[in-house]
Context: one part of a larger RNA
RNA sequence: UUGGGCGUAAAGAGCGCGUAGGCGGUCGAUCGCGUCGGAUGUGAAAGCUCGGGGCUCAACCCUGAGAGGCCAUUCGAUACGGAUCGACUAGAGGCAGGUAGGGGAGAGUGGAAUUCCUGGUGUAGCGGUGAAAUGCGCAGAUAUCAGGAGGAACACCGGUGGCGAAGGCGGCUCUCUGGGCCUGUCCUGACGCUGAGGCGCGAAAGCUGGGGGAGCGAACAGGAUUAGAUACCCUGGUAGUCCCAGCCGUAAACGUUGGGUGCUAGGUGUGGGGAGGCCUUCAACCCUCUCCGUGCCGAAGCUAACGCAUUAAGCACCCCGCCUGGGGAGUACGGCCGCAAGGCUAAAACUC
Numbered sequence: 001u002u003g004g005g006c007g008u009a010a011a012g013a014g015c016g017c018g019u020a021g022g023c024g025g026u027c028g029a030u031c032g033c034g035u036c037g038g039a040u041g042u043g044a045a046a047g048c049u050c051g052g053g054g055c056u057c058a059a060c061c062c063u064g065a066g067a068g069g070c071c072a073u074u075c076g077a078u079a080c081g082g083a084u085c086g087a088c089u090a091g092a093g094g095c096a097g098g099u100a101g102g103g104g105a106g107a108g109u110g111g112a113a114u115u116c117c118u119g120g121u122g123u124a125g126c127g128g129u130g131a132a133a134u135g136c137g138c139a140g141a142u143a144u145c146a147g148g149a150g151g152a153a154c155a156c157c158g159g160u161g162g163c164g165a166a167g168g169c170g171g172c173u174c175u176c177u178g179g180g181c182c183u184g185u186c187c188u189g190a191c192g193c194u195g196a197g198g199c200g201c202g203a204a205a206g207c208u209g210g211g212g213g214a215g216c217g218a219a220c221a222g223g224a225u226u227a228g229a230u231a232c233c234c235u236g237g238u239a240g241u242c243c244c245a246g247c248c249g250u251a252a253a254c255g256u257u258g259g260g261u262g263c264u265a266g267g268u269g270u271g272g273g274g275a276g277g278c279c280u281u282c283a284a285c286c287c288u289c290u291c292c293g294u295g296c297c298g299a300a301g302c303u304a305a306c307g308c309a310u311u312a313a314g315c316a317c318c319c320c321g322c323c324u325g326g327g328g329a330g331u332a333c334g335g336c337c338g339c340a341a342g343g344c345u346a347a348a349a350c351u352c
Stems, first nucleotide, its partner, number of pairs: 003324004007306002012320001014201004021194003025088007033081002035077007042069001048066007091191001092188003095184005103177007110154001115149007125136002162169002206247006215241002220236004258319006266297012301308002325352003334345004
């Protein structure tokens, strides 16, 4: 609870698509549903307001009048909302021409490095740390050279940079594929915004089945450290990390800032596109303007302050979600979902 709020105090759903609903551009016509006005009816008594009166006053009571509806009927108004019809192009979409990109999926492929194997050279150590030890090594290690195997990740470029709705995306090539931006202003003609439910996507970890396994590495073992050391450090090392199929559905899923539209000083970088100028011309560079993105600094304004400030946390409108003292508790119970782990929804007693 018709209030005030949601960057950091409690509070924006992780993200999208979209149903119902809510809201909705410009001009004209018609209707008159909402809306507004008049009249009539009705609106018991009590109560309320005003006048008068009764208890010594008042409260209280009596009496007269009036007001009062989200009501009905009828007449009227038509600005706004609505409905119907017609028209429009500034919203939205389409078309054409360009353009940037780690956007997505599949297939293939490359080099460096680590590890392992084989062979050569070679000998007494290597490794590791604060210092050591465990460990590895004369059955020849470490180092070095050649060859081979295999898995995972892609140095430099790399950026305060790009793309994507979010999660996220980075060697190279090919195939398939989504979205964006700019220019033209040719077409459609409000087709729009939001979105309860619903559906889909959704890092990591985890789960099921099958594969794979180089490095790293929960658990685990050992060595140290320490009063202890179930840690930090070291030597090993299983699951996992990788692939395929299927689950899970969470996060500091963060810009801790929902989406849309319009409006409100500038300055300075940077990514993508366009126009004009300069240069004899083309191109590059440079200058100016412009649209879209991404940073920084700042006016007004806002803010409890910090800060935000045309990428708003400013000024407004539309729609959704959410908050309402701390603990108990994101728990119990119930329901739904899940193989499980658990997830979603979500209290109360009690207590401060």
Source information:
The part of an RNA shown here (small-subunit ribosomal RNA, central domain) has 352 nucleotides and comes from an Actinomycetota bacterium. Its mean pLDDT, the model's own confidence on a scale to 100, is 89. Taxonomically the source falls in Actinomycetota (Bacteria, Bacillati). The full RNA is in RNAcentral, with records from ENA.